[in-house]
RNA sequence: GAAGUAGACCAGGCAACCGCGGAGUCUAAAGACUCCGAGGAAAGUCCGAACACCAAAGGGCAGGGUGCUGGGUAACACCCAGUCAGGGCGACCUGAAGGAAAGUGCCACAGAAAACAAACCGCCUAAGGUGAAAAACACCUUAGGUAAGGGUGAAAAGGUGAGGUAAGAGCUCACCAGCAGAAAGGGUGACCUUUCUGGCUUGGUAAACCCCACCCGGUGCAAGGCCAAAUAGGAGGGGUUGAGGUGGCCCGCCGACCCUCGGGUUGGCCGCUUGAGGCAAGAAGUAAUUCUUGCCCUAGAUAGAUGGUUGCCACCCUUAAAAGGGAUACAGAAUUCGGCUUAUGGUCUGCUUCUUCC
RNA sequence: GCCACGGUAGCUCAGCAGGGAGAGCGCUUGCUUGGUAAGCAAGCGGUCGCGGGUUCAAAUCCCGCCCGUGGCU
Numbered sequence: 001g002a003a004g005u006a007g008a009c010c011a012g013g014c015a016a017c018c019g020c021g022g023a024g025u026c027u028a029a030a031g032a033c034u035c036c037g038a039g040g041a042a043a044g045u046c047c048g049a050a051c052a053c054c055a056a057a058g059g060g061c062a063g064g065g066u067g068c069u070g071g072g073u074a075a076c077a078c079c080c081a082g083u084c085a086g087g088g089c090g091a092c093c094u095g096a097a098g099g100a101a102a103g104u105g106c107c108a109c110a111g112a113a114a115a116c117a118a119a120c121c122g123c124c125u126a127a128g129g130u131g132a133a134a135a136a137c138a139c140c141u142u143a144g145g146u147a148a149g150g151g152u153g154a155a156a157a158g159g160u161g162a163g164g165u166a167a168g169a170g171c172u173c174a175c176c177a178g179c180a181g182a183a184a185g186g187g188u189g190a191c192c193u194u195u196c197u198g199g200c201u202u203g204g205u206a207a208a209c210c211c212c213a214c215c216c217g218g219u220g221c222a223a224g225g226c227c228a229a230a231u232a233g234g235a236g237g238g239g240u241u242g243a244g245g246u247g248g249c250c251c252g253c254c255g256a257c258c259c260u261c262g263g264g265u266u267g268g269c270c271g272c273u274u275g276a277g278g279c280a281a282g283a284a285g286u287a288a289u290u291c292u293u294g295c296c297c298u299a300g301a302u303a304g305a306u307g308g309u310u311g312c313c314a315c316c317c318u319u320a321a322a323a324g325g326g327a328u329a330c331a332g333a334a335u336u337c338g339g340c341u342u343a344u345g346g347u348c349u350g351c352u353u354c355u356u357c358c
Numbered sequence: 359g360c361c362a363c364g365g366u367a368g369c370u371c372a373g374c375a376g377g378g379a380g381a382g383c384g385c386u387u388g389c390u391u392g393g394u395a396a397g398c399a400a401g402c403g404g405u406c407g408c409g410g411g412u413u414c415a416a417a418u419c420c421c422g423c424c425c426g427u428g429g430c431u
Stems, first nucleotide, its partner, number of pairs: 001354010012313007020037007039330001043341002046339005051220004058251004063216005068082005083097001084095004098211002103209002105205003120150002122146010158176006177201001179198008224270004234261005244254002277296008315326004359430007368383004377414001385401005407423005
């Protein structure tokens, strides 16, 4: 210097004037003054909760989710630390990572055979026949043996070597791989290391059904409550022999209204922002995170406020300079938090690989 | 604000308990006709919305984005 990898931070700053939303104070009112006023993602609505109603959400079935170990948390599919597997020269990254000797299903095409294995070619044995008789040899047919070799496939039933055999074969043996079991050591644990024994060997797929373990009631602030306005004591149907709440079903619980048509109203208040809050210091912990102390209050609109102008500084460009010009990403709250994912401009730091120079 | 459904050829759709990408209309060419339409025959035409994962193999299964449609006081 180039390429890469991991992490942290910022989101132009200050002042003046004008304007918008909210709160408070003063004032009879008009109005005046003071204070506050978007984000790291406010987004997607993908997870997890708080909160509200249905019974303080209760039982069963169905259904759904999660799935290595330990820890964190209100909780999680999130985070931290590790184990194992895979990828990368490396820094580092990724992983829905339990069970396939409980069962069922599937494995297209090709291939002889795709799962209680299989004989197409090849190899070997026997019988018969042909090659003019016999032996030998070759070929053909039939019956059998054989998974060493060929070929197919993503995948072919352990690998290499020796013995053995008619030819072969874990048929036998040695080593290696793998499986099961046992022991010792390390670790909280997943797991790792070493040794021994066994039968010689068991395909893949569970983000296919399924089994095992754990978790999950439903609906969402358009939840829910109150006031005002409007109106008809309207018509039809169902219902204490159980409507409806209850949105998978059954039970249970509550329990007298419910549905359709027609008509009317379609305003306001609460919920609403003080919260698993923020900042700083200290302590525990590898870390995530937790605890203690002190300080602070920091948007609540309802068709939806958060903007504009000027000056100085900061950034970029032009220029010798003075000076001039320009740009400022992604995007904007709507009950509230914790995460994930996606969009996006820039700065800094650690580390890795390569190249060049000394 | 909350919740469902869909995206496959130019158009409308099927295929989705995984292995060949298809149908109808349309388009092109040929036959037929004096000519056109109809009819007959052949053919062209696809990033299965995009990206990643599982698997030997993905339109299909899983996850994340993009776009469209519909519903709820």
Overview
Two RNAs folded together computationally: RNase P RNA and transfer RNA, 431 nucleotides in total. The prediction has a mean pLDDT of 78. Rfam match: Bacterial RNase P class A. Rfam's curators write: Ribonuclease P (RNase P) is a ubiquitous endoribonuclease, found in archaea, bacteria and eukarya as well as chloroplasts and mitochondria.